[in-house]
RNA sequence: GUGCCCGUCGUCCAGCGGACAGGAUACCUGCUUGCCAUGCAGGUGACGGGAGUUCGAAUCUCCCCGGGCACU
Numbered sequence: 001g002u003g004c005c006c007g008u009c010g011u012c013c014a015g016c017g018g019a020c021a022g023g024a025u026a027c028c029u030g031c032u033u034g035c036c037a038u039g040c041a042g043g044u045g046a047c048g049g050g051a052g053u054u055c056g057a058a059u060c061u062c063c064c065c066g067g068g069c070a071c072u
Base pairs, nucleotide, nucleotide: 001071002070003069004068005067006066007065010025011024012023013022018055027043028042029041030040031039048064049063050062051061052060
């Protein structure tokens, strides 16, 4: 330099053009307990950046940024 893959709550993972972007775990609050843990209920929290296509984009296209693999 070229090609391919990936980037979503703190972490791990789903979401394949339309539903309040979902789950686990962590964190916070409450209940339970003499206390802790466990358990139960609730809550906070995310689409790497920009542009384009579309009535509508996490999802498709392009550029950039970051990570990984292969080739030279």